[in-house]
Molecule: c-di-GMP-I-GGC riboswitch aptamer
Organism: Betaproteobacteria bacterium
RNA sequence: CCUGCAAAGGGCAAACUCAUCGAAAGAUGAGGACGCAAAGUCACCGGUCUAAAGGGCGCAAGCCCCAUGACAGCGGGAUUACCAGGU
Numbered sequence: 001c002c003u004g005c006a007a008a009g010g011g012c013a014a015a016c017u018c019a020u021c022g023a024a025a026g027a028u029g030a031g032g033a034c035g036c037a038a039a040g041u042c043a044c045c046g047g048u049c050u051a052a053a054g055g056g057c058g059c060a061a062g063c064c065c066c067a068u069g070a071c072a073g074c075g076g077g078a079u080u081a082c083c084a085g086g087u
Stems, first nucleotide, its partner, number of pairs: 001086004011036002016031006034073001040079003044076003047071003054065004
């Protein structure tokens, strides 16, 4: 540097349930395992979700726009790392 068929020590934890936080998306903790060889970390690029504040329309109810919010378990990228094998 490349690879992850097999092995060892192990690691993480989807859905769902409960509690807490949040306007929401979602997050955190506990339980729980669908999966994962970076399912460790970082919103840089694309994507997706939400729309509180702000803006527009409307008599109103409401609708629309918008990320400064979120997703790293959507893809790419950056960065660090365990084990084994190869070079």